Model confidence (mean pLDDT): 76 of 100. Two RNAs folded together computationally: RNase P RNA and transfer RNA, 438 nucleotides in total. Rfam match: Bacterial RNase P class A. By type it is a ribozyme. Rfam links the family to the GO terms dimeric ribonuclease P complex, tRNA processing and ribonuclease P activity.
RNA sequence: ACCGCAGGUUGAAUGGCCGCUCUACUUUAUGGUAGGGAGGAAAGUCCGAGCUUUAAAGGACACCAUGCUGGGUAACACCCAGGCCCGAUGUUUCAAACCAAGGAAGGUCGGGACGGAAAGUGCAACAGAAAGGAUGUACAGGCCCGCCACUAAUUAGUCGGCGGAUGCUGUAGUGAAAUCAGGCAAACCCCAUGGAAAGCAAGACCAAGCAGCCCCAUCCUUUAAAUAAAAUAGGACAAGUGGUCCGCUUGUUAUCCUAAAAGGAUAAUGGGGCGGGUAGGUCGCUUGAGGUUGCCGGUAACGGCAAUCCCAGAUGAAUGGCCAUUCGCGACAGAACUCGGCUUAUAGACCUGCGCUUCUU
RNA sequence: GGCGGCGUAGCUCAGGUGGCCAGAGCACGCGGUUCAUACCCGCGGAGUCGGGGGUUCGAAGCCCUCCGCCGCCACCA
Numbered sequence: 001a002c003c004g005c006a007g008g009u010u011g012a013a014u015g016g017c018c019g020c021u022c023u024a025c026u027u028u029a030u031g032g033u034a035g036g037g038a039g040g041a042a043a044g045u046c047c048g049a050g051c052u053u054u055a056a057a058g059g060a061c062a063c064c065a066u067g068c069u070g071g072g073u074a075a076c077a078c079c080c081a082g083g084c085c086c087g088a089u090g091u092u093u094c095a096a097a098c099c100a101a102g103g104a105a106g107g108u109c110g111g112g113a114c115g116g117a118a119a120g121u122g123c124a125a126c127a128g129a130a131a132g133g134a135u136g137u138a139c140a141g142g143c144c145c146g147c148c149a150c151u152a153a154u155u156a157g158u159c160g161g162c163g164g165a166u167g168c169u170g171u172a173g174u175g176a177a178a179u180c181a182g183g184c185a186a187a188c189c190c191c192a193u194g195g196a197a198a199g200c201a202a203g204a205c206c207a208a209g210c211a212g213c214c215c216c217a218u219c220c221u222u223u224a225a226a227u228a229a230a231a232u233a234g235g236a237c238a239a240g241u242g243g244u245c246c247g248c249u250u251g252u253u254a255u256c257c258u259a260a261a262a263g264g265a266u267a268a269u270g271g272g273g274c275g276g277g278u279a280g281g282u283c284g285c286u287u288g289a290g291g292u293u294g295c296c297g298g299u300a301a302c303g304g305c306a307a308u309c310c311c312a313g314a315u316g317a318a319u320g321g322c323c324a325u326u327c328g329c330g331a332c333a334g335a336a337c338u339c340g341g342c343u344u345a346u347a348g349a350c351c352u353g354c355g356c357u358u359c360u361u
Numbered sequence: 362g363g364c365g366g367c368g369u370a371g372c373u374c375a376g377g378u379g380g381c382c383a384g385a386g387c388a389c390g391c392g393g394u395u396c397a398u399a400c401c402c403g404c405g406g407a408g409u410c411g412g413g414g415g416u417u418c419g420a421a422g423c424c425c426u427c428c429g430c431c432g433c434c435a436c437c438a
Stems, first nucleotide, its partner, number of pairs: 001357001003355008012326007020037007039332001043343002046341005051199004058246004063195005068082005083114001084112006091105004115190002120188002122184002132180001137172005142166001144164005149158003203283004212274006218236004223231001237251005252268006276437003290309008327330001362434007371387004380418001389405005411427005
């Protein structure tokens, strides 16, 4: 210097003219002046939070998520450091003259959803004798038993032969896996930790407008005595209560009719359903786990202190168009309650580290 | 803007409990029947299971990620 890999930063600049939107000031019909006006992903909505509503308390269970160790953080499935495992590629060594294959150690780079299979249940097609705590296939060997042969000869022995038994040893073959307390928990499950649900079309307030109809609001006992009413306590039932259960809450008030008990009707109130009306405004809304710079602590992620800055807030929804100059001729792409991450898309330029090759010293 | 569901042959769908397994009906092609066509009978072809990656011996089904399609939502009383 070229190429490759990994990581990070950036994402045309300057000027003029005409517009759009927000805020402040000034004018108060219009308008004028000043200032601000998309991103690293605003995307996917995959995680984690803030915020808001649902609570008639609370508890247990179910369900869901996470999972090496330590740290960071408001929190996380994210980040940092270390360990272990897997893959690729060199080096050294086993190793002796060379080559090939293999083992071991350590180096570089990349990846890892990485608790428990010794709590329990379950799964394994085809092939194979056999697929799970072996009723062990073939061959060879070992050990044991019986008979025969031989030696010595009561018992004993044999590099002997035959038969039986034994999974004790090795080899072979099928397979991903062949007995090892094997593999699978991105199978159920167990352990530890954490978690209520819905989502700014959440929710709060104001204004405008319409037409009503249907259903429900139960019963018994006790204090208690003479009726009624009211109150206390208990029980049943119904409805409701953030998934289930326990538990908890509610089952109201007035008038009238018949009247022995009991029952019925009307109205108000509350709840539910059908139907009806509106398509407006204000808040939530952007000062926040905020940004920039410097110093300090920490291997790092990150934290602390000081100074300084205010940096979009729309609601048919702004952030644009034209011209000139310069260059490398400009990629992916457009906020909608707000943050921290992850994932995906991205022309070009720059920086850092590592590796190969070539050249120079 | 937020939330939920689906994707298997040309079309409509099943399979979703990992292997036996990639199927059914319609459509299409060939043969038979008929003078010929239809109906009917027999045979056959056609699939990256939306794309990619992972777990596993093994994935249509389990896990992650991307793509496409469809549906729902406000306020008053």